[in-house]
Formats: sequence, structure tokens, C1' cells
RNA sequence: GCCUCGGUAGCUCAGUGGUAGAGCGAAUGCCUGAAGAGCAUUGCGUCGGGGGUUCGAUUCCCUCCCGAGGCA
Repeated sequence: GCCUCGGUAGCUCAGUGGUAGAGCGAAUGCCUGAAGAGCAUUGCGUCGGGGGUUCGAUUCCCUCCCGAGGCA
């Protein structure tokens, strides 16, 4: 330099056009003398940045950034 895959919640990952979810973690409340466990509640998010297509983009297209692997 070229090719492929990936970037979504604090972490690990789903979601492939109709406004984003799971598990773990966290916070708050109940319980306890206090903690732990248990029960209940709360997504805690510019979907890596920018542009384009579309009525509508996490999803499709272009470009850039970052990571992993491969070829030379």
C1' cells in the first nucleotide's frame, strides 16, 4: 500500500429501512441493628466523525478516524 471483518449502555454483545435491546454491572427504594443475599423500580445511549440516498438511516452509498486479521 491492497483486501476482509469489526466500532451500538460502564463491560460483553444482539438488532440489516419505521425512531435501540439482552445479560452482567450501576443507581434508588423495600427488607436488616448494619451489611450481604432477596424483591421492586430506573437504560444509565450524539448507535466512531462527516456527507449523501430516502417521507424516514444503527441499518444502504461515499469519505475519514480507530481496532483485529490476511496478502505483498
This is a predicted structure of a 72-nucleotide RNA (transfer RNA) from a Minisyncoccota bacterium. Its mean pLDDT, the model's own confidence on a scale to 100, is 80. It matches the Rfam family "tRNA". The literature on the family includes a 1993 paper in Trends Biochem Sci by Hou, "The tertiary structure of tRNA and the development of the genetic code".